[in-house]
Molecule: transfer RNA
Organism: Planctomycetota bacterium
RNA sequence: GGCAGGGUAGCUCAGCCCGGUAGAGCAAGAGAUUCAUAAGCUCUUGGUCGUGGGUUCAAAUCCCACCCCUGCUACCA
Numbered sequence: 001g002g003c004a005g006g007g008u009a010g011c012u013c014a015g016c017c018c019g020g021u022a023g024a025g026c027a028a029g030a031g032a033u034u035c036a037u038a039a040g041c042u043c044u045u046g047g048u049c050g051u052g053g054g055u056u057c058a059a060a061u062c063c064c065a066c067c068c069c070u071g072c073u074a075c076c077a
Stems, first nucleotide, its partner, number of pairs: 001073007010026004020057001028044004050066005
């Protein structure tokens, strides 16, 4: 350099194919329960969806460029 996969909540990930309310588990906070604590139960907080641009009434989703991570591979030396 080329190819492939990936970047979404604090963490691990789904959602993308086929555009239409941004989600799950864990973590955190609160409540209830208990003599008390833990577990379990209920609720809540938490997002520039990597960046910029394009298409569209509407983009996490489609298109283009770029950045970063992982793997494979080629060339030079």